[in-house]
RNA sequence: UUCAUUGAAGGGCAUACCCGACUGAAAAGCGGGGACGCAAAACUACCGGCCUAAAGAUUUAUUCUAUGGCAGCGGGGUUGCCAAA
Numbered sequence: 001u002u003c004a005u006u007g008a009a010g011g012g013c014a015u016a017c018c019c020g021a022c023u024g025a026a027a028a029g030c031g032g033g034g035a036c037g038c039a040a041a042a043c044u045a046c047c048g049g050c051c052u053a054a055a056g057a058u059u060u061a062u063u064c065u066a067u068g069g070c071a072g073c074g075g076g077g078u079u080g081c082c083a084a085a
Base pairs, nucleotide, nucleotide: 012038013037017033018032019031020030022029023028036072042078043077044076046075047074048073049070050069051068056064057063
């Protein structure tokens, strides 16, 4: 110096829930509060999966369907802080 493994320090993000004369058909997102947790819980919709169903379709049904979403469902891609023994 590099690799593996693991503790630590400085920090980071923000589940549920609540508020909003906010956006949206909804799912969901955004702002504020709040922390269940997360070593990529940073970014990315490429793949699988999941959510919603306005418009449309039709068999008129708690029906079908993404062009709408979810990165804190998993995979892939990109980037990144510190690292004792």
Molecule: c-di-GMP-I riboswitch aptamer
Organism: Azoarcus sp.